[in-house]
RNA sequence: CAUCCAGAGGGGUGGAGGGACUGGCCCUGAGAAACCCCGGCAACCAGCCUUAGCGGCAAGGUGCCAAUUCCAGCAGGUAAAAAGCCUGGGAGAUG
Numbered sequence: 001c002a003u004c005c006a007g008a009g010g011g012g013u014g015g016a017g018g019g020a021c022u023g024g025c026c027c028u029g030a031g032a033a034a035c036c037c038c039g040g041c042a043a044c045c046a047g048c049c050u051u052a053g054c055g056g057c058a059a060g061g062u063g064c065c066a067a068u069u070c071c072a073g074c075a076g077g078u079a080a081a082a083a084g085c086c087u088g089g090g091a092g093a094u095g
Stems, first nucleotide, its partner, number of pairs: 001095004009038005017027003021073004039065003044061002047057003069091001074088005
């Protein structure tokens, strides 16, 4: 700096945690985390086509494969208020 309302899971080992943090709410012995194998999604970087851009091909390096980054957290708007909704920010993740 860009993106984060799309997309994509089976097996083995393992044996109680996991969803970043906090709160909530969820997932989990009908087997959590972690590791391994296989598969898949996507297309940031690299590569190729294109004068270039746009765009396209492809899938080598990353990443990812419950729930919108699961929701919120701070500020503002809407509302009598609450709930809800909207906008921006912060935090985080990936490149």
A computed fold for a 95-nucleotide RNA from a soil metagenome, annotated as SAM riboswitch aptamer (S box leader). Model confidence (mean pLDDT): 85 of 100. It matches the Rfam family "SAM riboswitch aptamer (S box leader)". Rfam links the family to the GO term regulation of gene expression. About the family: The SAM riboswitch is found upstream of a number of genes which code for proteins involved in methionine or cysteine biosynthesis in Gram-positive bacteria. The SAM riboswitch acts at the level of transcription termination control. The predicted structure consists of a complex stem-loop region followed by a single stem loop terminator region. An alternative and mutually exclusive form involves bases in the 3' segment of helix 1 with those in the 5' region of helix 5 to form a structure termed the anti-terminator form. This entry represents the conserved core of the complex structure involving helices 1-4.